This is a predicted structure of a 171-nucleotide RNA (glmS glucosamine-6-phosphate activated ribozyme aptamer) from a Bacillota bacterium.
It matches the Rfam family "glmS glucosamine-6-phosphate activated ribozyme aptamer". Rfam describes the family as follows. This entry contains a glucosamine-6-phosphate activated ribozyme that is found in the mRNA for GlmS. GlmS is an enzyme that uses fructose-6-phosphate and glutamine to generate glucosamine-6-phosphate. The ribozyme catalyses self cleavage of the glmS mRNA that is thought to regulate GlmS activity. Rfam classes the family as a riboswitch.
The coordinates come from a structure-prediction model, not an experiment, and the mean pLDDT is 76.
Of the family's consensus pairs, 89% are formed in the model.
[in-house]
C1' cells in the first nucleotide's frame, strides 16, 4: 500500500407515545341483542395484561440569542392526535464575496465548497405499485429486484442590469 473478516458509527422528516386505531391472550356473565330460553367453545361492547401502528422522499448547519421551520409525492384519507428536537427564518457579531483593480464607505449575497438582482430555458426522489422470498400466532416488521411519477431551491445553462470618494494602472 492492497485485499478480506469482525465490531462500532454512518444523527435532524429526525426521535418518542399518556390519547386514538389495531392485534393476541386472560377473566367474567355486567351491557348490547332477543318475546323468552338465551346471548357464553360462532367473543359485538366493556375489564385486565402483553404488543403493533403512529410522515414518502428532495432541500438544508460560521458563532450567540430569539423562535410561529421550506418543497412537493402518496393516500382521500389515523401521513389522526400529541410531546421533544431541529440545518429554515429574524437580530447582532465574525468571516468571505459581487458592483473592473486597491483602501474606506454604501447596497446585496453567502458560510472556509463563503452562491448579487431581473428575465428565459433546463432539471432531479422515495414511498405507493409489480415480482420474490424472510421474521412474527397476529396486528405488523425488515429486505432484494424491476419499472415509473414531483415540486421548490443557495442546482445547471444562457441573457441582461447593477455604486460613491480617494488613489493606482492605462490612455
Nucleotide at each position: 500500500a492492497u485485499u478480506g473478516u469482525c465490531g462500532c458509527a454512518u444523527u435532524a422528516g429526525c426521535g418518542c407515545c399518556a390519547g386514538g386505531a389495531c392485534u393476541c391472550g386472560c377473566u367474567a356473565g355486567g351491557c348490547a341483542c332477543g318475546g323468552a330460553a338465551g346471548g357464553a367453545u360462532u367473543g359485538g361492547c366493556a375489564g385486565c395484561g402483553a404488543g403493533u401502528u403512529g410522515a414518502c422522499g428532495c432541500g438544508g448547519u460560521g458563532g450567540a440569542g430569539g423562535g410561529a421551520a421550506g418543497c412537493g409525492a402518496a393516500c382521500g384519507a389515523u401521513u389522526c392526535g400529541g410531546c421533544g428536537g431541529g440545518u429554515g427564518c429574524c437580530u447582532c457579531c465574525c468571516g468571505g464575496u459581487g458592483c473592473g483593480c486597491g483602501u474606506c464607505c454604501g447596497c446585496g449575497c453567502c458560510g472556509a465548497g463563503a452562491a448579487a438582482g431581473g428575465g428565459a430555458g433546463c432539471g432531479c426522489a422515495a414511498a405507493u405499485c409489480u415480482a420474490c422470498g424472510g421474521g412474527g400466532c397476529g396486528a405488523c416488521c425488515a429486505g432484494u429486484a424491476g419499472g415509473a411519477c414531483a415540486a421548490a431551491a443557495g442546482g445547471c445553462u444562457c441573457u441582461u442590469u447593477a455604486g460613491g470618494a480617494c488613489g493606482a494602472a492605462g490612455g